[in-house]
RNA sequence: CGUGCUAGGCGGGGUGCUAGCGGUGCCCUGUACCCGCAAACCGCUCUAGCGGGGCUGAAUUCCCUCCCCAGGGGCCGACGCUCUCGGUCAGCGCCCCGUUCGUGGCGGUGAUGGCCCGGUCCCGCGGCGAUGGAGACCCGUGAACCAGGUCAGGUCCGGAAGGAAGCAGCCUUAAGCGGUCACCCCCAGGCGUCGUGGGAGCGCCGGACCGGAGUCACAAACGGUGGCAGCGCCGCGGGUAGUCGCUUCAAAGGAGGGUGCACG
Numbered sequence: 001c002g003u004g005c006u007a008g009g010c011g012g013g014g015u016g017c018u019a020g021c022g023g024u025g026c027c028c029u030g031u032a033c034c035c036g037c038a039a040a041c042c043g044c045u046c047u048a049g050c051g052g053g054g055c056u057g058a059a060u061u062c063c064c065u066c067c068c069c070a071g072g073g074g075c076c077g078a079c080g081c082u083c084u085c086g087g088u089c090a091g092c093g094c095c096c097c098g099u100u101c102g103u104g105g106c107g108g109u110g111a112u113g114g115c116c117c118g119g120u121c122c123c124g125c126g127g128c129g130a131u132g133g134a135g136a137c138c139c140g141u142g143a144a145c146c147a148g149g150u151c152a153g154g155u156c157c158g159g160a161a162g163g164a165a166g167c168a169g170c171c172u173u174a175a176g177c178g179g180u181c182a183c184c185c186c187c188a189g190g191c192g193u194c195g196u197g198g199g200a201g202c203g204c205c206g207g208a209c210c211g212g213a214g215u216c217a218c219a220a221a222c223g224g225u226g227g228c229a230g231c232g233c234c235g236c237g238g239g240u241a242g243u244c245g246c247u248u249c250a251a252a253g254g255a256g257g258g259u260g261c262a263c264g
Stems, first nucleotide, its partner, number of pairs: 001264005008056003011029005019045005033053005062258006071249005077244003080240004085235004091231002093228003096224005102218005113210002116207005121199009131188003135184001138179004147172004155164003
């Protein structure tokens, strides 16, 4: 150097699952033989997918180390955000009170205030009204026969004159039914009003009296060992899709090293 073989290789990694490992699942890398199996899963046992077939094969390809880093996991460690609870009224906000000042209203035709009376409110009784119900009145309807009147035809009595009962029809009416309900009578009550008796109360309204000068509203400034936890601030705890940090695994890529047998 050539030929034929063998070990090995023909993707890897994270996560999840598992006692653990590998695979199916999801994700990353990026191109990399085929078929069958598999989530209450499949196959295994620590150099750990199994079964069948194919290709390559001692190096660009197999093995090891280092560099680098896509990506994933962990710590919630810092910041940020968010939730619950607690504290703080020394900051902001809102409310209350006081003082001062201003504007406007009312006020010697008497303010604020005091006192009295009445009303407004509650309970009882009565009158009137309204409303509702029932009755009466009125209107309509209303009887095959067992209601009334008139009773054609027909029937009956009679020698006749005449008489009798009486269906249909027509008229009327009883009970009943329907309507109207202005007036009349009766009844009812979370109706109104008036009167009357009692109560509650001093908020409002009206009025009489006392008294004699302020009073009310709004705005501003200042103040209060005033109030409220809405915001802010402080504290305990929980969560976190975000940013940063630490840690862990690590694909692809790069560098270095290592690894056979037989024959000629």
Record summary: Bacterial large signal recognition particle RNA from a soil metagenome, 264 nucleotides, folded computationally. Its mean pLDDT, the model's own confidence on a scale to 100, is 80. It matches the Rfam family "Bacterial large signal recognition particle RNA". Rfam classes the family as a non-coding RNA gene.